This is a predicted structure of a 357-nucleotide RNA (Bacterial RNase P class A) from a soil metagenome.
[in-house]
RNA sequence: GAGUUGACUGGGUGGUCGCACGUCUCUUCGGAGACGUGAGGAAAGUCGGGGCUCCACAGGGCAGGGUGCUCACGAGACGUGAGUCGCGGUGACGUGCAGGACAGUGCCACAGAGAACAGACCGCCGAUGGCUCGUUUGACGAGUACAGGCAAGGGUGAAACGGUGCGGUAAGAGCGCACCAGCGCGCUGAGCGAUCAGAGCGGCUUGGCAAACCCCACCCGGAGCAAGAUCAAACGUGGGGGCGCGUGGCCCGCUUGCCCUGGAAACAGGGCACUCCCGAGGUAGAUCGCUCAGAUGGAUGGCCACCCAUCCCUUCUCACGAAGGGUGGACAGAACCCCGCUUAUAGGUCAACUCAC
Numbered sequence: 001g002a003g004u005u006g007a008c009u010g011g012g013u014g015g016u017c018g019c020a021c022g023u024c025u026c027u028u029c030g031g032a033g034a035c036g037u038g039a040g041g042a043a044a045g046u047c048g049g050g051g052c053u054c055c056a057c058a059g060g061g062c063a064g065g066g067u068g069c070u071c072a073c074g075a076g077a078c079g080u081g082a083g084u085c086g087c088g089g090u091g092a093c094g095u096g097c098a099g100g101a102c103a104g105u106g107c108c109a110c111a112g113a114g115a116a117c118a119g120a121c122c123g124c125c126g127a128u129g130g131c132u133c134g135u136u137u138g139a140c141g142a143g144u145a146c147a148g149g150c151a152a153g154g155g156u157g158a159a160a161c162g163g164u165g166c167g168g169u170a171a172g173a174g175c176g177c178a179c180c181a182g183c184g185c186g187c188u189g190a191g192c193g194a195u196c197a198g199a200g201c202g203g204c205u206u207g208g209c210a211a212a213c214c215c216c217a218c219c220c221g222g223a224g225c226a227a228g229a230u231c232a233a234a235c236g237u238g239g240g241g242g243c244g245c246g247u248g249g250c251c252c253g254c255u256u257g258c259c260c261u262g263g264a265a266a267c268a269g270g271g272c273a274c275u276c277c278c279g280a281g282g283u284a285g286a287u288c289g290c291u292c293a294g295a296u297g298g299a300u301g302g303c304c305a306c307c308c309a310u311c312c313c314u315u316c317u318c319a320c321g322a323a324g325g326g327u328g329g330a331c332a333g334a335a336c337c338c339c340g341c342u343u344a345u346a347g348g349u350c351a352a353c354u355c356a357c
């Protein structure tokens, strides 16, 4: 000097006017006065967990959802810490698409012969068979590249069914061997473990994607404070009475406004209207839920002065620094409570670590 990680702070003091709630006093009941209290590290996003409320269940299952390396902490979390492995970085560190591809299904464009147990475009061989020619008939030799053999070389592609070397072969190929890598099997050492290191044996060898469907393991009842609880006008509704006259009340007597049915009638049954009482429900609304801030159109603000933080200019000073003037202090406002995660943040401060000079 440049970085990495963690943490703190994020304006202060005084005056004045104003706001909300609580307590006390007074009141002409409109209110007035005094005192006290009055947003955050994220109050944000509403991503996750829990308390709480109501419903369901009280055993199990299907479906659905969540998590996914190991250990510890934790009420729990997709949480925190440490570690292992992978990736990035010179490094301090950061980060996670961290169980399974041999249960099954599916996808991998284009190019390419061929993209999962595939494949011959350019090629290599043609020992064996065929054809042609030569030759001392034959044997043999040469040619052809027809049949046939190969996937080692080249090409295509993000990726081509192990790599390098030697042997072998007609030419080749793990066909064989040596050394690697991978896989399988067990062994030794360290570690609680994930895992790491080492030495062997073996067939020689069997892509990727599950943040594709899926499989495996573990966990999960649903909805949410606009949850919910109490009260409740009016209208409507259920039940039981009454209704008119004689007299204002009681008692008594007579006995009813309208309609339907039955009846010859008296009368009986029912309905409607009016009125009284007793309900059920829970609309408007009110109260609670609601909390040492506790609102419910939602309070904590405005102004002045000084100090402080940043930057710029001027003057003085060898410099440190001092004075004056100007600029101007981030992200941003609770709404039932608590614990996490993520995002935003001017300026200032502290600690540890890394790299370069």
Base pairs, nucleotide, nucleotide: 001355002354003353004352005351006350007349008348009347011307012306013305014304015303016302017301019038020037021036022035023034024033025032026031040331044342045341047340048339049338050337051336052224053223054222055221064220065219066218067217068216069083070082071081072080073079084098085096086095087094088093099215100214104213105212106209107208108207121154122153123150124149125148128147129146130144131143132142133141134140162180163179164178165177166176167175181205183202184201185200187198188197189196190195228288229287230286231285237279238278239277240276241275242274244254245253246252257272258271259270260269261268262267308329311326312325313324314323315322316321
Its Rfam family is "Bacterial RNase P class A". Its family is annotated with dimeric ribonuclease P complex, tRNA processing and ribonuclease P activity in the Gene Ontology.